SAM riboswitch aptamer (S box leader) from Cytobacillus stercorigallinarum, 112 nucleotides, folded computationally. NCBI's taxonomy places the organism under Bacteria, Bacillati, Bacilli, Bacillaceae, Cytobacillus. Rfam family: SAM riboswitch aptamer (S box leader). Its family is annotated with regulation of gene expression in the Gene Ontology.

RNA sequence: CCACUAUCUAGAGAGGUGGAGGGACUGGCCCUACGAAGCCUCGGCAACAGACUUAGCAUUGAAGUACUGUGCCAAUUCCAGCAAGCUAGCAUGUUAGCUUGAAAGAUAGGAA
Numbered sequence: 001c002c003a004c005u006a007u008c009u010a011g012a013g014a015g016g017u018g019g020a021g022g023g024a025c026u027g028g029c030c031c032u033a034c035g036a037a038g039c040c041u042c043g044g045c046a047a048c049a050g051a052c053u054u055a056g057c058a059u060u061g062a063a064g065u066a067c068u069g070u071g072c073c074a075a076u077u078c079c080a081g082c083a084a085g086c087u088a089g090c091a092u093g094u095u096a097g098c099u100u101g102a103a104a105g106a107u108a109g110g111a112a
Base pairs, nucleotide, nucleotide: 004109005108006107007106008105013042014041015040016039017038021031022030023029025081026080027079028078043073044072045071048069049068050067051065052064053063054062077104082101083100084099085098086097087096088095089094090093
């Protein structure tokens, strides 16, 4: 790097520096000189893994703490992007909406 498993409608800010981009991609739609991305300092959210605690048992589960390792702190993964189904209209196959499942992406973990 690729693959596998699980989760993704909740939550979480200030300052400094920087100087025009950013929200993965495409199409939308947003954020941004009332200062983008990046970098630094302090703060916070969360509970994926480890650690610890509780009750209990011998099997590994449940609840909690937030010490450690990540991660994260605009908008549902911002919406859609492929397919199936349902409803409604127009018309004999199309438009719109909704639901579901995929694909893609993000994060964690264990393998290899």